The prediction has a mean pLDDT of 81. Transfer RNA from a Minisyncoccota bacterium, 71 nucleotides, folded computationally. It matches the Rfam family "tRNA". The sequence is in RNAcentral, with records from ENA.

RNA sequence: GUGGCUAUAGUGUAAUGGCAGCACAGGACCCUGUGAAGGUCUUAGUACGGGUUCAAAUCCCGUUAGUCACC
Numbered sequence: 001g002u003g004g005c006u007a008u009a010g011u012g013u014a015a016u017g018g019c020a021g022c023a024c025a026g027g028a029c030c031c032u033g034u035g036a037a038g039g040u041c042u043u044a045g046u047a048c049g050g051g052u053u054c055a056a057a058u059c060c061c062g063u064u065a066g067u068c069a070c071c
Base pairs, nucleotide, nucleotide: 001070002069003068004067005066006065007064010024011023012022013021018054026042027041028040029039030038047063048062049061050060051059
């Protein structure tokens, strides 16, 4: 340089173009003589910039980062 793949809460992982879920972690409370475990509630996310669409995490284009193969 060329061609693929990936990017979603702090972490891991889902999501037919139609309200972005789940688990762990974090916070508050309950429970307990104390702690662990358990229970209830809760915070936090679609890499970035455009386009298509009534509607985009999803489709298209570009950029960035990572990764694989070739050279």